Model confidence (mean pLDDT): 75 of 100. This is a predicted complex of two RNAs, RNase P RNA and transfer RNA, with 494 nucleotides together.

[in-house]
């Protein structure tokens, strides 16, 4: 000089004049107004109302079940679903950054469509021939005759086609040649006293095929397919077996824990709990239009439903407490004043404990409180033309808007020294 | 100010609990029918499921955070 991360702080400034709303003095009086002064007068989100608590009222806030919410561990805190450090997990070269992060042998579900197979699956293509059967070829071996059956070759006959040579289809008690091994005889072996019976071909390869059959490596479906990679292993494979990931409900060690190392196991199977649910902690309800007080009015009312084994407070229900009526609807009537209200888990600074969230002690301040609801107009000067955006009982988060500037801290690149 | 309770087509509403096709009426367009029309009859178009993230193989639906719309409420008797 670039790109970036975190963390903090600011949200136009001064001045005039003129209003408006609280508190303070003084003055006036019609005793609650009305004038002079002086001082104070919107936010980082005052917003969403998303959570947690004070405060108030219903039992003194009580017991059970439902029912909601929170979910890594420890700490902070009034609490919290916030915050701080820590663990795992994911992203980034880093500084840092995100995370509803408990539990799937406790039990019930879901998983369309694709796919063989979707929950303790599964065999569509595939790979294989170890084994079992069966075909097929190759080699090599194997008796003789007749007979019959086939197959091919050829003859003779009929029919048909064609002009002819021929040529197709058919038959045949025809001839030769091959073959099966179906029959008889002979012949050889073996059993038997004998008639007689039995038997006379197969052996060997094959990186040929099918079938049973092993397999789950691989293709392929799908969001997800029963652990990955790689050696060995085997017919092929397969934690079968081995090394190293990854997984574990085991053992140690370390750390308060979450977890995290290391040793041991051969695989006991995975998603969904923001599906029911399991643990583990947490929650009474309603909310300032809560609630207390003082005034004022009246038509102090009708209907219907429920009733003491009931109704109400009370809210889903029992239980307990209290109380005696009680709801819904229709009708009437007041709709002023006070207070609750802002001094408060408050803000600011020294010290000091802690890694830090926050803590403790000491000094100092006091800083908006309205009720149709104040905090505005205008002018003038300057500059980087000013965004979101208005307090309502209060206070700690939380998300969300939100021009633009300031300050620290740290990362990463690139050059120079 | 405090509580609550809805958003699906132009309008009116199903579907959401129990996740897989977005639907009905009625409106608008065509086509038949008629001499024209209006009903009827057939046929079509038309959806950021209010937004924006998450969970989940998948979300209108589950969660969580914006937007925007509507309802109540106070004494006395």
């Nucleotide at each position: 000089g670039g790109a970036g991360u975190c963390g903090g702080c600011c949200g136009g400034a001064c001045g005039g004049u003129c209003g408006c709303u609280g508190c303070c003095a003084c003055u006036g009086c019609u005793u609650g107004c009305a004038g002079u002064g002086g001082g104070g007068g919107a936010g980082g989100a005052a917003a969403g109302u998303c959570c947690g608590g004070g405060c108030u009222c219903c039992a003194c806030a009580g017991g059970g079940c439902a029912g909601a919410g929170u979910g890594c561990c420890a700490g902070g805190u009034a609490a919290c679903g916030c915050c701080u450090g820590g663990g795992c997990g994911g992203c980034g070269c880093g500084a840092g950054c995100c995370g509803a992060c408990g539990g799937a042998c406790a039990g019930u579900g879901c998983a369309a469509c694709a796919g063989a197979g979707a929950g303790c699956a599964g065999a569509c293509c595939g790979c294989c021939g170890a084994a079992c059967g069966c075909c097929u070829c190759c080699a090599c071996g194997c008796u003789g005759c007749g007979g019959a059956g086939c197959a091919c070759u050829g003859g003779u006959c009929g029919u048909c086609c064609g002009u002819a040579a021929g040529g197709a289809c058919g038959a045949c008690a025809c001839a030769g040649u091959g073959u099966u091994c179906c029959c008889g005889c002979a012949c050889c072996g073996c059993c038997g006293a004998a008639a007689g019976g039995c038997g006379g071909a197969g052996u060997g390869g094959a990186g040929g095929g099918c079938g049973u059959g092993g397999c789950a490596a691989g293709g392929g479906u799908g969001a997800a397919a029963c652990g990955g990679u790689g050696c060995g292993g085997u017919a092929a494979g397969a934690g079968c077996g081995c090394a190293c990931c990854a997984c574990g409900a085991g053992u140690c060690u370390g750390g308060c824990a979450a977890c995290a190392g290391a040793c041991c196991g051969g695989u006991a199977c995975g998603g969904c709990a923001a599906a029911c649910c399991c643990c583990a902690c947490u929650c009474g309800g309603a909310g300032c239009a809560a609630g207390a007080c003082c005034a004022a009015a009246u038509a102090g009312g009708g209907u219907u439903c429920c009733a003491u084994u009931u109704g109400c407070g009370c809210g889903g229900c029992c239980c307990g407490c209290g109380c005696a009526g009680g709801a819904a609807c229709c009708g009437g009537g007041u709709a002023g004043g006070u207070u609750g209200c802002u001094u408060g888990a408050g803000c600011c600074c020294a010290c000091u404990g802690g890694u830090g969230a926050c803590g403790g002690u000491g000094g100092g301040c006091c800083u908006a409180g309205a009720g149709g609801a104040a905090u505005g107009a205008u002018c003038g000067u300057c500059c980087u033309u000013g965004a979101c955006a208005g307090a309502a009982c209060c206070c700690g988060g939380c998300u969300u808007a939100c021009a633009g500037g300031c300050c620290g801290a740290c990362u990463c690149c690139a050059a120079c020294u | 100010g405090c509580g609550c309770u809805c958003g699906u087509a132009g309008c009116u509403c199903a579907g959401u609990u129990g996740g897989a096709u977005a639907g009905a009426g009625u409106a608008u367009c065509g086509g038949u029918u008629u001499c024209c029309g209006a009903a009827g009859c057939c046929g079509a178009g038309g959806g950021u499921c209010g937004u924006g993230g998450g969970u989940u193989c998948g979300a209108u639906u589950c969660c969580c955070g914006c937007c925007g719309a509507g309802c109540g409420c106070a004494c006395c008797a």

Notes
It holds a member of the Rfam family "Bacterial RNase P class A". Its family is annotated with ribonuclease P activity, dimeric ribonuclease P complex and tRNA processing in the Gene Ontology. Rfam classes the family as a ribozyme.